[in-house]
The prediction has a mean pLDDT of 81. Large-subunit ribosomal RNA, domain I from a bacterium, 594 nucleotides, folded computationally. The sequence was found in a public genome assembly.
Context: one part of a larger RNA
RNA sequence: GGCAUACGGUGAAUGCCUUGGUGCUCCUAGGCGAUGAAGGACGUGGUUACCUACGAUAUGCCCCGGGGAGGUGGAAGCAACCAUAGAUCCGGGGAUCUCCGAAUGGGAGAAACCGAUCCAAUUGGAUCAUUAUACCUUGAAUACAUAAGGGGUAUAAAGCAAACAUAGGGAACUGAACCAUCUAAGUACCUAGUGGAAAAUAAAUCAACCGAGAUACCCUGAGUAGCGGCGAGCGAACGGGGUACAGCCUAAACCGACUUCGGCGUUCAAGGUACCGGCCCUUGCCGUAGCGGUGUUGUGGGACAUUAUCAGAUCCAACCGGUAUGAGGAUCGCGGAGUUACAAAAUUUCAGUUUAGUCGAAUUAUCUGGAAAGUUAAGCCAAAGAAGGUGAAAGCCCUGUAGAUGAAAGGCUUGAAAUCUCCGUCGAUAGUGUUCCCAAGUAAGGCGGGGCACGUGAAACCCUGUCUGAAUCUGGGGGGACCACCCUCCAAGGCUAAAUACUAAGGAGCAACCGAUAGUGAACAAGUACCGUGAGGGAAUGGUGAAAAGAACCCCAGUGUGGGGAGUGAAAUAGAACCUGAAACCGUGUGCCU
Numbered sequence: 001g002g003c004a005u006a007c008g009g010u011g012a013a014u015g016c017c018u019u020g021g022u023g024c025u026c027c028u029a030g031g032c033g034a035u036g037a038a039g040g041a042c043g044u045g046g047u048u049a050c051c052u053a054c055g056a057u058a059u060g061c062c063c064c065g066g067g068g069a070g071g072u073g074g075a076a077g078c079a080a081c082c083a084u085a086g087a088u089c090c091g092g093g094g095a096u097c098u099c100c101g102a103a104u105g106g107g108a109g110a111a112a113c114c115g116a117u118c119c120a121a122u123u124g125g126a127u128c129a130u131u132a133u134a135c136c137u138u139g140a141a142u143a144c145a146u147a148a149g150g151g152g153u154a155u156a157a158a159g160c161a162a163a164c165a166u167a168g169g170g171a172a173c174u175g176a177a178c179c180a181u182c183u184a185a186g187u188a189c190c191u192a193g194u195g196g197a198a199a200a201u202a203a204a205u206c207a208a209c210c211g212a213g214a215u216a217c218c219c220u221g222a223g224u225a226g227c228g229g230c231g232a233g234c235g236a237a238c239g240g241g242g243u244a245c246a247g248c249c250u251a252a253a254c255c256g257a258c259u260u261c262g263g264c265g266u267u268c269a270a271g272g273u274a275c276c277g278g279c280c281c282u283u284g285c286c287g288u289a290g291c292g293g294u295g296u297u298g299u300g301g302g303a304c305a306u307u308a309u310c311a312g313a314u315c316c317a318a319c320c321g322g323u324a325u326g327a328g329g330a331u332c333g334c335g336g337a338g339u340u341a342c343a344a345a346a347u348u349u350c351a352g353u354u355u356a357g358u359c360g361a362a363u364u365a366u367c368u369g370g371a372a373a374g375u376u377a378a379g380c381c382a383a384a385g386a387a388g389g390u391g392a393a394a395g396c397c398c399u400g401u402a403g404a405u406g407a408a409a410g411g412c413u414u415g416a417a418a419u420c421u422c423c424g425u426c427g428a429u430a431g432u433g434u435u436c437c438c439a440a441g442u443a444a445g446g447c448g449g450g451g452c453a454c455g456u457g458a459a460a461c462c463c464u465g466u467c468u469g470a471a472u473c474u475g476g477g478g479g480g481a482c483c484a485c486c487c488u489c490c491a492a493g494g495c496u497a498a499a500u501a502c503u504a505a506g507g508a509g510c511a512a513c514c515g516a517u518a519g520u521g522a523a524c525a526a527g528u529a530c531c532g533u534g535a536g537g538g539a540a541u542g543g544u545g546a547a548a549a550g551a552a553c554c555c556c557a558g559u560g561u562g563g564g565g566a567g568u569g570a571a572a573u574a575g576a577a578c579c580u581g582a583a584a585c586c587g588u589g590u591g592c593c594u
Base pairs, nucleotide, nucleotide: 001593002592003591004590005589006588007587008586009585015579016543017542020514021513022511023510024509025508026507027506028505029503030502031160032159039100040099041098042055043054044053046078047077050074051073061094062093063092064091065090066089070082071081072080105114106113115128116127117126118125119124130157131156132155133154134153135152136151137150138149164195166192167191168190169189175182179229205212206211216243217242218241219240220239226234227233247495248494249493250439254293255292256291258290259289261287262286263285264284271280272279273324274323275322276321277320278319298473300438301437302436303435304433305432306431307430308429309428310427312332313331314330315329316328333425334424335423336422337421338420346419347418348417349416350415351413352412353411354410355409357405358404359403363378364377365376367374379396380395381385387399388398389397444468445467446466447465448464449463450462451461454480475490476489477488478487479486530537531536550578553565554564555563556562
C1' cells in the first nucleotide's frame, strides 16, 4: 500500500407520511365602485420583526340571534386582566373607517405639500374636479326676443374584475419539404361598450310539384357535395333524430269636435257633429312637424265606402234652442290579461332557499404490548358498516354519518296568492269595390372590394367605397349565369324567455392524479429572499416523540462549543445539525498478501 471483515464518521438517496397542489362533476353566485372600489401606504398589541385582524372608537365598539366554559389570533414565556350578571367564539344588522388610489379643491416624483368658503372657537368639522342631460337664471348685434358664453339646481357617468360573448381593427412564424396565389387565420393581439349569459330570432326561409313552418345548441348527414398553384390544404347544405319551445309591437293609408310653425283666404265665404232656426267671427283651407286613435298581412293584408248578421245596462255630453245621432267620458255588471317580450310600478302575506346552529343508535372482558382500535370470548346498533381522530388496525371511545329539526336580523326566488295595474264590452264575422296604403337614394344595375365551404369561376345569394337608380298587388324577392312555366315568400322599422358558452369567487364531492428535484413558481417569511435603471426575472428550505415527559444535578474541556454520567421515555445510534438513514468519500480494530 492492497484485499477481506467488524464497528463508526460524513452524506443524503430510499421507504413511509401530508398541512399543499392538479384535473374534473354538481350546485350557488355571476359583479364591486363618488354612501369612494379593486389594490396599497402608514399605523393599532403590556412586551411585537413577520403574517392575520382592525383603523386615531384602530388584534377592536354597539344591537340582535346562536352557543355554553373557558378566554386575551398564528405563537411560546412573563405580566396584567376578562368570563354562568354568559366571556372568547359563530351568524345577521349597525357605528367608526388615517393617507393614497377612478381620486374628484389645487398641485405632485402615489401614500410628502399648499389653499378658499361656511360652521365651531382649543385642537377641529363640512364643502369646493370634469363631462353629459334636464330645468332655472343671466345675457349681444337689435326694441321684444334669441344665439354663444356665464351662474345655479337635480340626475347620471367615470375606475376595477378570471373566462365566456358581440362589434371595430388585425399580424407573422409556420405548412406548401423553396416561394409569390393559398395556408397559418379572421387565429394571436389591440380597442369599444354589454350581460349573467351574450349573440341570433318569428321567413322577401327552405323544399321540389310532396311538403315543412322563428332562433340557438347537440348527434347524424360527412370528411360526403364541392372549393383548391385541383398543390398544401379548406370544407358545407338539404334531410333525419334530440334539448328547449312563445310569440309580439310599429311605419303607411284613414280619422281627430288635438298641438306647432308657414302660406292662402275677408266673401254667394268656409267652419262651428247632422237637420231647422239663431248666434259666433278667423275659429277656416292647404302644407310641415308632433301627439292620440286605427292598423300589421301573403289561402295577400289593411284603410275607406257599402251590404248582411250578431253584440250588456244607466247617465253625462259638443256656441244657443228644438229634433236626431252618439266622437268622447263616467258608473255598475260581465269577461280577459299582467310585470322575461307583447303597457308599467310598488307593497303585503305564504312557501321555498340561503347566511349561525341543534338532536342523533349501539361494548365489555381476557391476552400480548409502552399504549389496544390487534387476539380470544361473549354481545349490541344499523334510514347510521362515508370519513377523520384517538399511544398499532374502532359500526358501538370522540368528531361525525343516515335521518330529523332550527332564524330575532339580512339576502334570493322566471314560486303562489292578494292588493294593484291594464284591456274588451261602440266592436266582431262574412261579402262587394273603375278608390287609397303596404317601410326610397331603398331594391336593382355598372366599376372596385369583402363575406358566403365556393380562390372570378358558368357564380347565383349577402355587405358596400363610388356612379346611376325602380315598382305598390295587373306589385316585388327567391328557387346557384340567364329565359319561360310552375312553386314559394313579402326586404328596405323594432322587441323577445328557454335549451347554449364560461368560472375569478363560495359550497358539496370525486380521481387506475402528484407525494417534497414530484405536485402550482410557491406544503416553509412566496411572487418572499435575491437579481435588474426598468420592463421584467425569480429561488431554496417539510417529518423528535404518543405526550416536551425538550435532559434537574455532577464531571471533562479555553469557550456561549462538544462530550461523559445521571434522569425522562417503549426507544436517546428518537437529543432538537432530532423518522428511516443506501452509495460515493474518510477512518479505527482484526486477519491475510506484498